Transfer RNA from a Nanobdellota archaeon, 74 nucleotides, folded computationally.
Its mean pLDDT, the model's own confidence on a scale to 100, is 82.
């Protein structure tokens, strides 16, 4: 230089193919219950689509330019 694949709470992940209801979950985290204290177990609770532009009555999802990571050719 050239093709291809990823990107979603702190962490790990469903959901994309076929656009549509408040983006789900586990695990961490905060409060409370429980407990003699802790841990386990209940209840709540905050927390997240990599950025930018187009398409559409509606974009994680569909076009594009980036940015970031991994593969492979040269």
């Nucleotide at each position: 230089g050239g093709g291809c694949c990823u990107g979603u709470a702190g962490u790990u992940u469903a959901g994309u193919a076929u656009g549509g209801a408040g983006a789900g979950a586990a695990u961490g985290c905060a409060a409370g219950g429980c407990u003699u204290c802790g841990g386990a177990c209940c209840u709540u609770g905050a927390g997240a689509c990599c950025g930018g532009g187009g398409u559409u009555c509606a974009a994680a999802u569909c076009c594009u330019c980036g940015c970031a990571g991994g593969c492979c050719c040269a």

Rfam family: tRNA. Gene Ontology term of the family: triplet codon-amino acid adaptor activity. Rfam classes the family as a transfer RNA.